[in-house]
C1' cells in the first nucleotide's frame, strides 16, 4: 500500500422561533407560569424462551405427524451464546453442520450393466464327480451373508399444562340469560381452560333458526427493568461477584414535530454550483435468533508485494 477475515461505535449535528404530549412544583384552577423528558438497533418477523395475571373440589398420567440430540459450561430459561471434539468447504486467518442408533424393523438409489441383494453369471483364467466353486476384467456413486442414506418412515435417550395486557382486577350506566318453532336431553345432553382417565356440579338446561333489546364508558395493570455505565477480581470465553455512579417516553386513534440559518458526511462538476443523507417508527416488559439498511469512524488477525 491492496485484498481478505473477525467485531465494536455511530447512523446526522448546533443555535433561533413556533407547535405537541408527559412528570415536578406554584398559583389566579388556566391548557397559567417556571424547570426536566419524550421513538430503535432493529422499535421489524412473531420464530423460540420466560416474568406476570388467571384457570372450583382432587387428583392422576401414560399418549403424541410434540420439542431437543457429540462434550463440557453460562445464563431466569431457550431451538440460545461461550469453548472444544469431529467432519466438510478455504492457500490462510476463518465459515457451516438438522453431530445419538443402519445387527430392532420397513423403504429407497435414474441411468449404465449379465446382475443392484443373500440378487446375478457377460468375457477369459485356475480348478471340480458336477454346480459362479475361486479370481481377474467391464459397467457403475455402489458388485465376496454387501455397503449407503434416517433434512426417508422409525427406534433409543431426555423433556414438556393452558391461555394470554384484547390477560386480569375495580368502578359507573343499562337491560329481556326475557319470547316463538323445530330437535336433542335424568339411560346425564352439558359445563369444569392442551388430551386421556378420575371426581364433582347439572334442568332457570343443550344445539340450530326466526323477530326482537341494552351496551362499546372510566380508572388500575403502564413502566427501577432478571436495567445500564465505570473500575477491580476470577475466568481461555460467554459470564460471575465486589465497589461507586446514573435513573432512560408511557399515548390510548393515537404525541415524540414544522421552518429558518449555519456546520458535517458522500457523489457529481473544469471551478463556482448542484443533489443527497440509509434502513425505518414504540403500545406489558425483558434475553435471543431471523431479515433490511446511504455512509463513517475504529480494533485483531491472514495472504501478496516493495522498501527500510
Nucleotide at each position: 500500500u491492496a485484498a481478505g477475515u473477525a467485531g465494536a461505535u455511530c447512523g446526522c449535528c448546533u443555535u433561533a422561533u413556533c407547535g405537541a404530549u408527559u412528570c415536578u412544583a406554584a398559583u389566579u384552577u388556566a391548557u397559567u407560569u417556571a424547570g426536566g423528558g419524550u421513538a430503535g438497533g432493529a422499535a421489524a418477523g412473531u420464530c423460540c424462551g420466560a416474568a406476570c395475571a388467571c384457570c372450583a373440589u382432587a387428583g392422576u398420567g401414560c399418549a403424541a405427524u410434540c420439542a431437543u440430540a457429540g462434550u463440557g459450561g453460562c445464563u431466569a430459561a431457550c431451538a440460545g451464546c461461550c469453548a472444544u471434539c469431529c467432519a466438510c468447504c478455504g492457500a490462510g486467518a476463518g465459515g457451516u453442520g438438522a453431530g445419538g442408533a443402519a445387527a430392532a424393523g420397513u423403504g429407497c438409489a435414474a441411468c449404465a450393466g449379465a446382475a443392484a441383494g443373500u440378487a446375478u453369471g457377460u468375457a477369459c483364467a485356475g480348478g471340480u464327480a458336477a454346480u459362479g466353486c475361486u479370481g481377474u476384467a467391464g459397467u457403475g456413486a455402489a458388485a465376496c451373508c454387501a455397503g449407503g442414506u434416517a433434512a426417508a418412515c422409525u427406534c433409543u435417550a431426555u423433556g414438556u399444562g393452558g391461555u394470554g395486557c384484547a390477560a386480569u382486577g375495580u368502578c359507573a350506566u343499562g337491560u329481556a340469560a326475557a319470547c316463538u318453532a323445530a330437535c336433542g336431553u335424568u339411560u346425564g345432553a352439558g359445563c369444569g381452560u392442551a388430551c386421556a382417565c378420575g371426581c364433582g356440579c347439572g334442568a332457570u338446561u343443550g344445539u340450530u333458526a326466526g323477530a326482537g333489546g341494552g351496551u362499546a364508558g372510566g380508572c388500575a395493570g403502564c413502566u427501577a427493568a432478571a436495567g445500564u455505565u465505570u473500575a477491580c477480581u476470577a475466568g481461555c470465553a460467554a459470564u460471575a461477584g465486589u465497589a461507586a455512579g446514573c435513573g432512560u417516553a408511557g399515548a390510548u386513534a393515537a404525541a415524540u414535530g414544522a421552518u429558518a440559518a449555519g456546520g458535517a458526511c458522500u457523489c457529481u462538476u473544469u471551478u463556482u454550483u448542484g443533489a443527497g443523507u440509509a434502513c425505518a417508527g414504540a403500545a406489558u416488559u425483558c434475553g435471543g435468533c431471523u431479515u433490511a439498511u446511504a455512509g463513517a469512524u475504529u480494533u485483531g488477525c491472514u495472504u501478496a508485494a516493495a522498501a527500510a
The RNA shown here (Bacterial RNase P class A) has 308 nucleotides and comes from Winogradskyella sp. UBA3174. The organism belongs to Winogradskyella, within Bacteria. The model forms 93% of the base pairs in the Rfam consensus. It matches the Rfam family "Bacterial RNase P class A". About the family: Ribonuclease P (RNase P) is a ubiquitous endoribonuclease, found in archaea, bacteria and eukarya as well as chloroplasts and mitochondria.